[in-house]
RNA sequence: GUCCCCAUCGUCUAGCCAGGUCCAGGACACCGGCCUUUCACGUCGGCAACACCGGUUCAAAUCCGGUUGGGGACG
Numbered sequence: 001g002u003c004c005c006c007a008u009c010g011u012c013u014a015g016c017c018a019g020g021u022c023c024a025g026g027a028c029a030c031c032g033g034c035c036u037u038u039c040a041c042g043u044c045g046g047c048a049a050c051a052c053c054g055g056u057u058c059a060a061a062u063c064c065g066g067u068u069g070g071g072g073a074c075g
């Protein structure tokens, strides 16, 4: 230098290929209630995310272009 892959709650991950319902789902963690003499366990609820910019579209996490960051192949 060329090409390929990846980026989603605090952590891990589904959804993307094939756009659509209301609040982007799940597990763990955390917070609160119930239970318990208390803790733990169990149970109920809550908190919290689409890397950034632009485009297409009635509608974008999803499609397109660019940027940033990470990983890889070739030279």
Base pairs, nucleotide, nucleotide: 001074002073003072004071005070006069007068010028011027012026013025020058030046031045032044033043034042051067052066053065054064055063
This is a predicted structure of a 75-nucleotide RNA (transfer RNA) from Desulfobulbus sp. It matches the Rfam family "tRNA". Its family is annotated with triplet codon-amino acid adaptor activity in the Gene Ontology. Taxonomically the source falls in Desulfobulbus (Bacteria, Pseudomonadati, Desulfobulbia, Desulfobulbales). The prediction has a mean pLDDT of 80.